Context: one part of a larger RNA
RNA sequence: UGACGGGGGCCCGCACAAGCGGAGGAGCAUGUGGUUUAAUUCGAUGAUACGCGAGGAACCUUACCCGGGCUUGAACUGCCAGCGGACGAUACAGAGAUGUUGAGGCCCUUCGGGGCGCUGGCGGAGGUGCUGCAUGGUUGUCGUCAGCUCGUGCCGUGAGGUGUCGGCUUAAGUGCCAUAACGAGCGCAACCCCUCUCCGUAGUUGCCAUCAGGUGAUGCUGGGCACUCUGCGGACACUGCCACCGCAAGGUGUGAGGAAGGUGGGGACGACGUCAAAUCAGCACGGCCUUUACGUCCGGGGCUACACACGUGUUACAAUGGGGGGUACAGAGCGCCGGCUUGCCGCAAGGAGAGUCCAAUCGCGAAAACCUCCCUCAGUUCGGACUGGGGUCUGCAACCCGACCCCACGAAGCUGGAUUCGCUAGUAAUCGCGCAUCAGCCAUGGCGCGGUGAAUACGUUCCCGGGCCUUGUACA
Numbered sequence: 001u002g003a004c005g006g007g008g009g010c011c012c013g014c015a016c017a018a019g020c021g022g023a024g025g026a027g028c029a030u031g032u033g034g035u036u037u038a039a040u041u042c043g044a045u046g047a048u049a050c051g052c053g054a055g056g057a058a059c060c061u062u063a064c065c066c067g068g069g070c071u072u073g074a075a076c077u078g079c080c081a082g083c084g085g086a087c088g089a090u091a092c093a094g095a096g097a098u099g100u101u102g103a104g105g106c107c108c109u110u111c112g113g114g115g116c117g118c119u120g121g122c123g124g125a126g127g128u129g130c131u132g133c134a135u136g137g138u139u140g141u142c143g144u145c146a147g148c149u150c151g152u153g154c155c156g157u158g159a160g161g162u163g164u165c166g167g168c169u170u171a172a173g174u175g176c177c178a179u180a181a182c183g184a185g186c187g188c189a190a191c192c193c194c195u196c197u198c199c200g201u202a203g204u205u206g207c208c209a210u211c212a213g214g215u216g217a218u219g220c221u222g223g224g225c226a227c228u229c230u231g232c233g234g235a236c237a238c239u240g241c242c243a244c245c246g247c248a249a250g251g252u253g254u255g256a257g258g259a260a261g262g263u264g265g266g267g268a269c270g271a272c273g274u275c276a277a278a279u280c281a282g283c284a285c286g287g288c289c290u291u292u293a294c295g296u297c298c299g300g301g302g303c304u305a306c307a308c309a310c311g312u313g314u315u316a317c318a319a320u321g322g323g324g325g326g327u328a329c330a331g332a333g334c335g336c337c338g339g340c341u342u343g344c345c346g347c348a349a350g351g352a353g354a355g356u357c358c359a360a361u362c363g364c365g366a367a368a369a370c371c372u373c374c375c376u377c378a379g380u381u382c383g384g385a386c387u388g389g390g391g392u393c394u395g396c397a398a399c400c401c402g403a404c405c406c407c408a409c410g411a412a413g414c415u416g417g418a419u420u421c422g423c424u425a426g427u428a429a430u431c432g433c434g435c436a437u438c439a440g441c442c443a444u445g446g447c448g449c450g451g452u453g454a455a456u457a458c459g460u461u462c463c464c465g466g467g468c469c470u471u472g473u474a475c476a
Base pairs, nucleotide, nucleotide: 001476002475003473004472005471007470008469009468010467011466012465013464015460016459019423020422021421022420023419026315027314028313029312030311031310032309033308034306035305042053043052064301065300066299067298068297069296070295076124077123078122079121080120081119082118083117084116087104091100092099093098106115107114108113126290127289129288130287131286135284136283137279138278139277140275142273147186148185149184150183151182152181153162154161155160166177167176168175192267193266194265195264197235198234199233200232201231202230203229206225211222212221213220238261241255242253243252244251245250317416321375322374323373324372325371326370333364334363335362338357339356340355341354344351345350382413387408388407389406390405391404392403393402429452430451431450432449433448434447435446
């Protein structure tokens, strides 16, 4: 100087407390450990691994296993020699890769040759092989915590200290005062984006607001940018005004004004560093290893196994509910290998026609809510696993191993021990909708969007994490 303390003081955070809803019990989905296996590819492992890399494992993917092939090689490239009209329908063998067959059938040319292909040779190749403890880049975490440093000066033999301490204040090393310090940098804040209000501007969405026409009805038509909205540009919030406290910084209060009040709400943004943290399998790269194989092509299998254990979810155990019927109201996205619509067929998944939209123009039915009827506390009209039968769709192909529909079957489950998680407001809870990946889909996941919409916070003694000062130390 740090680090540590079941030392002290001050302060903060859904850290506790106060509340609401969960997990831990059941079924299922998914990830992991373990076990098994020819293989169950690899990585991630307290917090900071475990619906994680994977935003799509039937083949492919695929890195694993078994078997069948190739060796200048599946892809790229330089040189030499020889040969060849590149490419290649069809047929045959084969699980396929591939081999044989060979209909048809090239381009430029300065005629030297070249492009392209085959064979042989030489030099590079190739490797998801190893090392994240050789590395770059990127990322997690402490932590959006308020800290981490420098120049000059001063103090100290020196390591170093001071500044950065103290008082007050703040979300903040935020600011004010004091001061052997005076300044400065990286952080904080602000500048950026979204949202909330208003104004201007523009008008193939919106409006009968206004005028006219028209319909069974509808902005449907003419017409118009007033309003809504959309795009662009601006304004607005600063403790600015008032009262009280305070030297000041600032705090409190409501008051006023205001769409919004003390950082208005949310996002992006992560200082010096810590964990030899993670990643050589995204990519790049040093070294090592391999080269008729640790490379590469193909068929099949596996990654989907199952006594068990754990994590994350989903569906429930019901009456604030379940079922039938009726009837409203979004936002954000997406659509030509597509989105659909309407009438027809089918109980349905879906099918065959016709039509529309390259989309503010056409389209993708919101659900919970509300109204009404049934159920009346039961393993039930709760719950839907599992199983049987029949089908639909995608795809070369649904046996291992897809999703969906219909009928039947109806299991466990009566609110879950110790323990444990999230959340402070348009939040939790609850309800549906969309997107990426994608032929299809094991999505209950991920990322977004809106609808309905709470309870509680006395307080900081205690648990956890952190900041500043101080103290002890046999630790560095």
This is a predicted structure of a 476-nucleotide part of an RNA (small-subunit ribosomal RNA, 3' major domain) from an uncultured bacterium. Its mean pLDDT, the model's own confidence on a scale to 100, is 81. Rfam family: Bacterial small subunit ribosomal RNA. The RNAcentral record of the full RNA draws on Greengenes.